[in-house]
């Protein structure tokens, strides 16, 4: 200094789910709550996905489609960058 995360040890964040608020949805934000998580810290950079208000597009009928992120997921998966710890 790199690489791995078997140990130990001091912390740590917190899924579903409920309550409230925001938002057109996707989600989010705050409390409760813990499924888990070696960065489940932080950036939306690539690649996925998820929503379709606005706008375009069929239809003068019983059709409510479809196509389109500027929106959102960092706990989908890299890459960026910053952390604790020190038995191998």
């Nucleotide at each position: 200094u790199u690489u791995u995360c078997c140990a130990a040890a001091u912390a740590g964040c917190a899924a579903a789910c409920c309550u409230a608020u925001u938002g057109a949805a996707a989600a989010a934000u705050a409390g409760g709550g813990a499924c888990g998580c070696a960065a489940a810290g932080c950036c939306g950079u690539g690649g996925g996905u998820c929503u379709a208000a606005a706008g375009a597009u069929a239809u003068u009928a019983u059709a409510a489609g479809u196509c389109u992120a500027u929106g959102a997921c960092u706990g989908c998966c890299a890459g960026g960058u910053u952390g604790c710890a020190u038995c191998a």